[in-house]
Molecule: c-di-GMP-I riboswitch aptamer
Organism: Nitrospirota bacterium
RNA sequence: CUCUGCUCAGAGCAAACCCAGGGAAACUUGGGGACGCAGAGCUUCGGAGCUAAAGGGUUCUCAGCUGUAAAAGGUGUUUCUGAGGACUUCACGCUUGCCGGGCCGCCAGA
Numbered sequence: 001c002u003c004u005g006c007u008c009a010g011a012g013c014a015a016a017c018c019c020a021g022g023g024a025a026a027c028u029u030g031g032g033g034a035c036g037c038a039g040a041g042c043u044u045c046g047g048a049g050c051u052a053a054a055g056g057g058u059u060c061u062c063a064g065c066u067g068u069a070a071a072a073g074g075u076g077u078u079u080c081u082g083a084g085g086a087c088u089u090c091a092c093g094c095u096u097g098c099c100g101g102g103c104c105g106c107c108a109g110a
Base pairs, nucleotide, nucleotide: 002110003109004108005107012037013036017032018031019030020029021028022027035097041103042102043101045100046099047098048095049094050093055089056088057087058086059085060084061083062082063081064080067077068076069075
């Protein structure tokens, strides 16, 4: 330097769950706690997956304006605008303990 790897030692990390905080959510930070991990160390570079606030589309309800029918009133209906709801689409958000890549590394053997 390269390859192989729980088989030893010294270490390390920390799932679910609980508490506190952040976030629209996915998720995440800290503390507790250990399911497990030979990189369960770092990095969103590629893929895959998760969420959908904002944006877009469709539709419903209400209100207003407008056109039309009409003697007037009321009512129906068209276009547009605003508010609220439902459905759908979508990452600039998230997952490295989803897979791969890149970088950096402990020990043992060859």